SAM riboswitch aptamer (S box leader), 94 nucleotides, folded computationally.
Its Rfam family is "SAM riboswitch aptamer (S box leader)". Rfam links the family to the GO term regulation of gene expression.
RNA sequence: UACUUAUCAAGAAAUAGGGGAGAGAGUUGGCUCUAUGAUCCUAUGCCAACCUACGGAGCAAUCUGUAAGGUGGUACUGCUAACAGCGAUAAGCA
Repeated sequence: UACUUAUCAAGAAAUAGGGGAGAGAGUUGGCUCUAUGAUCCUAUGCCAACCUACGGAGCAAUCUGUAAGGUGGUACUGCUAACAGCGAUAAGCA
C1' cells in the first nucleotide's frame, strides 16, 4: 500500500508541557467548540471497541466478569440535514 471481515447511538469531557488560529472527514446550510488558547503534538491519567490473559453460563453457537500486555479511543451519533460514498479503527492476509 492493496484486499477480506467486523465495527462506527455504550464508556472515558482530566492534568502538565508545546503551539498560536481557526476547528468539529468532502460541498452547502444548521448547530457547536475556540485568544478564559480550541483543533493539533508529547507525557501521565482515564475508557475498554478489537486482539490478548484468567474466569463464569451454555451441548454448541454465543453471552458475560475481571485485568490492561498489543492497537485504539478519551465534546456534541463519524455533531447534524441534503448531496456524494468517503473516512476511521481493529483483526487477518499478500

The prediction has a mean pLDDT of 80.